Transfer RNA from an Elusimicrobiaceae bacterium, 72 nucleotides, folded computationally. Lineage of the source: Bacteria > Pseudomonadati > Elusimicrobia > Elusimicrobiales > Elusimicrobiaceae. Its Rfam family is "tRNA". From the family's description: Transfer RNA (tRNA) molecules are approximately 80 nucleotides in length. It is annotated as a transfer RNA. Gene Ontology term of the family: triplet codon-amino acid adaptor activity.
[in-house]
RNA sequence: GGGCAGUUGGCGCAGUGGUAGCGCGUCCGCCUCACACGCGGAAGGUCACAGGUUCAAAUCAUGUACUGCCCA
Numbered sequence: 001g002g003g004c005a006g007u008u009g010g011c012g013c014a015g016u017g018g019u020a021g022c023g024c025g026u027c028c029g030c031c032u033c034a035c036a037c038g039c040g041g042a043a044g045g046u047c048a049c050a051g052g053u054u055c056a057a058a059u060c061a062u063g064u065a066c067u068g069c070c071c072a
Stems, first nucleotide, its partner, number of pairs: 001071007010024004018055001026042005048064003052060001
């Protein structure tokens, strides 16, 4: 230099054009003498960045950045 894959809450991931979700974690409550388990609830996201296509973009196309793998 070229090719492929990835980037979404603190962590791991889902979501293939129409309300951003799940598990774990965190916080509050219930339960318990207490803790754990269990149950209920809550907070937490510029969906890597930019501009584009579209009535509408995490999703499509382009560029950029970062990470991993392969080729030279």